SAM riboswitch aptamer (S box leader), 105 nucleotides, folded computationally. The coordinates come from a structure-prediction model, not an experiment, and the mean pLDDT is 85. The model forms 88% of the base pairs in the Rfam consensus.
Order: sequence, then C1' cells, then structure tokens
RNA sequence: ACCUUAUCAAGAGUGGCUGAGGGAAUAGGCCCUGCGAAGCCCGGCAACCUAUCCGUUAACGGUUAAGGUGCUAAAUCCUACAGAAACAAUUCUGAAAGAUGAGGG
Repeated sequence: ACCUUAUCAAGAGUGGCUGAGGGAAUAGGCCCUGCGAAGCCCGGCAACCUAUCCGUUAACGGUUAAGGUGCUAAAUCCUACAGAAACAAUUCUGAAAGAUGAGGG
C1' cells in the first nucleotide's frame, strides 16, 4: 500500500512568525482569503488509545486531562451512485469516496 472496526450537523484564538493562496482528488457549485491563505510556533477543543479514579462480577457507563494521536470557517462546505416523497423546485435515507483513532498486515 492494503484489511477490519468505531466516529464524522457539538467544541476550539481580536496571539506570534511568515506572506498568497485555500476549502483531499476529478467535475460542477458555493465559499474563505492582504481586515492576512497555506505552513510553523504558542494557546485552545475534544476524549479515540495509554494512564488515573468511581460504580459494576464483567461487559459497560462515568471522572481527570498526565502521555500518544487528532482537530481548531461553513455537515466530511454541498452535489455526483441507489432509493423514497413531490408536477417540479426541493427534501430525506443509504451507499461510495474521504478523514481520524484503534487493531491487523
């Protein structure tokens, strides 16, 4: 690389450096951005894993946030495939793809 599995509408900056792009990829849309993009540092959020403590036979549920990740505009920004409702605009559900954790390999 790939496989399995859980989660993905909550939450998180008036900080510093830097300086032009960014929102995964393709296409379409819609947005963010010199009132500072991406990146890095600091801060923060969360609670997947380890750890801690409580209840429990256990499974499991909860506490804390020290360690390992992750995240920190908009639903994973929306759509693409299938199905349902509707004359239609559109709405809803599921899949696919993707992201992250844990395990395998």
Rfam family: SAM riboswitch aptamer (S box leader). From the family's description: The SAM riboswitch is found upstream of a number of genes which code for proteins involved in methionine or cysteine biosynthesis in Gram-positive bacteria. Gene Ontology term of the family: regulation of gene expression. It was read from a public genome assembly, where an Rfam model found it.